Molecule: THF (Tetrahydrofolate) riboswitch aptamer
Organism: Alkaliphilus peptidifermentans DSM 18978
RNA sequence: GGCAGAGUAGACAUUAUGCGUUAAGUGUUAGGAGAUGGGAAGUUGCUCCUAAACGAAGAAUUAUGCAUUCGCGAUAUAAUGUUGCGUCCGCUGCA
Numbered sequence: 001g002g003c004a005g006a007g008u009a010g011a012c013a014u015u016a017u018g019c020g021u022u023a024a025g026u027g028u029u030a031g032g033a034g035a036u037g038g039g040a041a042g043u044u045g046c047u048c049c050u051a052a053a054c055g056a057a058g059a060a061u062u063a064u065g066c067a068u069u070c071g072c073g074a075u076a077u078a079a080u081g082u083u084g085c086g087u088c089c090g091c092u093g094c095a
Base pairs, nucleotide, nucleotide: 002094003093004092005091010083011082012081013080014079015078016077017076018075019073020072021071028052029051030050031049032048033047034046038089039088040087042085058070059069060068061067
């Protein structure tokens, strides 16, 4: 030098445990900040902060304890599975 491969942020599904259902959370818009394969720069994407607008699915049981159960929420976390860097260098394997 050639060929092949691994690995990020994250996404989805399932399960478990919570939170909310007295509406927080999620989502949307605008502004700002940050982290993003081992390194460099960086896009999609992601996270956080501020502001604004919008906005919801409750029911059953009776022990009467905001209790239990079944639901609901673009709900949170964890585990497992699937998936997951375009460029340059690096790493692993092969010849």